[in-house]
Notes
This is a predicted complex of two RNAs, RNase P RNA and transfer RNA, with 448 nucleotides together. Its mean pLDDT, the model's own confidence on a scale to 100, is 76.
RNA sequence: UCGGCUGGCCGGACGGUCGCGAUGGAGCUCGCUCCAUCGAGGAAAGUCCGGGCUCCGAAGGGCAGGCCGCCAGGUAACGCCUGGGCGCUUCCGGAAACGGAAGCGACGGAAAGUGCCACAGAAAACAUACCGCCGGCGGUUUCGGCCACCGGUAAGGGUGAAAAGGUGGGGUAAGAGCCCACCGCGCGUCCGGCAACGGACGUGGCAGGGCAAACCCCGGUCGGAGCAAGGCCAAAUAGGCGGCGAGAGAUGGCCCGUCUCGACCAAGACGCCGCGGGUAGGCUGCUAGAGGGCUCGAGCGAUCGCGCCCCGAGAGAAAUGACCGUCCGGACCUCACGGUCCGACAGAACCCGGCUUACAGGCCAGUCGAUCUC
RNA sequence: GGUCGCGUAGCUCAGCUGGUUAGAGCGCUGCUUUCACACAGCAGAGGUCCGGGGUUCGAGUCCCUGCGCGACCA
Numbered sequence: 001u002c003g004g005c006u007g008g009c010c011g012g013a014c015g016g017u018c019g020c021g022a023u024g025g026a027g028c029u030c031g032c033u034c035c036a037u038c039g040a041g042g043a044a045a046g047u048c049c050g051g052g053c054u055c056c057g058a059a060g061g062g063c064a065g066g067c068c069g070c071c072a073g074g075u076a077a078c079g080c081c082u083g084g085g086c087g088c089u090u091c092c093g094g095a096a097a098c099g100g101a102a103g104c105g106a107c108g109g110a111a112a113g114u115g116c117c118a119c120a121g122a123a124a125a126c127a128u129a130c131c132g133c134c135g136g137c138g139g140u141u142u143c144g145g146c147c148a149c150c151g152g153u154a155a156g157g158g159u160g161a162a163a164a165g166g167u168g169g170g171g172u173a174a175g176a177g178c179c180c181a182c183c184g185c186g187c188g189u190c191c192g193g194c195a196a197c198g199g200a201c202g203u204g205g206c207a208g209g210g211c212a213a214a215c216c217c218c219g220g221u222c223g224g225a226g227c228a229a230g231g232c233c234a235a236a237u238a239g240g241c242g243g244c245g246a247g248a249g250a251u252g253g254c255c256c257g258u259c260u261c262g263a264c265c266a267a268g269a270c271g272c273c274g275c276g277g278g279u280a281g282g283c284u285g286c287u288a289g290a291g292g293g294c295u296c297g298a299g300c301g302a303u304c305g306c307g308c309c310c311c312g313a314g315a316g317a318a319a320u321g322a323c324c325g326u327c328c329g330g331a332c333c334u335c336a337c338g339g340u341c342c343g344a345c346a347g348a349a350c351c352c353g354g355c356u357u358a359c360a361g362g363c364c365a366g367u368c369g370a371u372c373u374c
Numbered sequence: 375g376g377u378c379g380c381g382u383a384g385c386u387c388a389g390c391u392g393g394u395u396a397g398a399g400c401g402c403u404g405c406u407u408u409c410a411c412a413c414a415g416c417a418g419a420g421g422u423c424c425g426g427g428g429u430u431c432g433a434g435u436c437c438c439u440g441c442g443c444g445a446c447c448a
Base pairs, nucleotide, nucleotide: 001370002369003368004367005366006365007364008363009362010361012327013326014325015324016323017322018321020039021038022037023036024035025034026033027032028031041345045356046355048354049353050352051351052350053226054225055224056223065222066221067220068219069218070084071083072082073081074080085107086105087104088103089102090101091100092099093098108217109216113215114214115211116210117209130157131156132153133152134151135150136149138147139146140145165183166182167181168180169179170178184206185204186203187202188201189200190199191198192197230284231283232282233281240275241274242273243272244271245270251266252265253264255262291310292309293308294307296305297304298303328343329342330341331340332339333338375447376446377445378444379443380442381441384400385399386398387397393431402418403417404416405415406414424440425439426438427437428436
């Protein structure tokens, strides 16, 4: 100097004009004009997790169901973040053991039970025996052997992703943890660590495949709904309740042995007044908050604490745009002066913490590699 | 605001509880048949299983995440 990776930050600047929205003020012809101030993000997105807030409700317990799952810490909480442990993969160093770096891991339980493991293979989990090896017996023989039966074996071959510990030695008819050493594994004790876990020593010949992002078991966690939550005010119309008025007739009751007439009572069309619920509509919830920046302190870190400073979209079907000039950055054209074009992804709607995804270009830090110079 | 489903050949769809080389119909290509076409018959081609990652010996299928499309409730 260039390139890769990781982390963090910025993501056009200034001025002017016009337009849009909100708030405040002024004017008036009363719904317009003028003035002032303010007006998207790191992801406002996806809605994948977690909370605040509010109501239902009193959520105490159980069943079902969902989710989570190494350890410790952070946090309001999380499936997020930080640190650590273990495992796997890749690279580097090394003869190896091993060490270092980076990345990844839903990483409790497979000696609770059930299930699955295609094809191949003898056998895929109550182990088993195709070839082979070995022993016995029989037959046959060209005396090398071959064939059949019975038995031993799992060392070798072969299959598979995976084959009942591995390597070496002893041992044996051949073999085998059958025995021994080392490694691995289980158990126990001690030591280090808060813990996950690690180490040392002893002990057991070895428990006995994989899959739980298969059912399941264990432990933990989760009440439901969502700002169209919820609260307040409150038209018109219809319906509800109450009061008053209500001519005549009809209905029911009562007076009656029956009929007629009549009186009373009930209900009631209708009219007026009042009350309450609720709808439209309006106000609120509403944006200063688990908020941001800086100094100092605690901590490896996430983060936390003290102090100081800073913040001013808040909506309702929904405004936040365009142009001009100067500059900044980039692309193209040009010998050059200069000219043309472009400035990513995307856009709030109750709020916040994360995750994920999109993002032209640029800056900073760390790290790795290459090259050049001293 | 709250939920659910789908994406597999050019088109429409299967693919069951993970298993060998992912199928079917229509369409397409070639051949046969016909004077020629259609129909019919035979043969064949054609797939990043929406993308990425993970679990597993093995993923179209299981899990996570994103993209696109559609439906439902208030």
It holds a member of the Rfam family "Bacterial RNase P class A". It is annotated as a ribozyme.